[in-house]
RNA sequence: UGGCAGAAAUGGCAAAACAGAGGAAACUCUGCGGCGCAAAGCUAUAGGGUCUAAACGAUUGCUCUGCAAUCGCAUGACAGCCAGUUACCUAA
Numbered sequence: 001u002g003g004c005a006g007a008a009a010u011g012g013c014a015a016a017a018c019a020g021a022g023g024a025a026a027c028u029c030u031g032c033g034g035c036g037c038a039a040a041g042c043u044a045u046a047g048g049g050u051c052u053a054a055a056c057g058a059u060u061g062c063u064c065u066g067c068a069a070u071c072g073c074a075u076g077a078c079a080g081c082c083a084g085u086u087a088c089c090u091a092a
Stems, first nucleotide, its partner, number of pairs: 005090002012037002018031005035080001041085003047082002049078003056072007
């Protein structure tokens, strides 16, 4: 110096709930809050996985040129699921 690792220190992020806003929804943003996190930094068709299904398609029903229900479907969403990648500090 680098890698692995994670005692300490400087700090960092910020779950659920609640309030407001956006969205069909998943979920996201802001405020408050703090469950936790050594990557809870970043990366989402072009690694896997999970969630939602408006529109569209198929089927069925009905009060039938529409409405409702069921199924399918993601380049829609989740990185605080695994993963990839980058990184502060420094004892054993």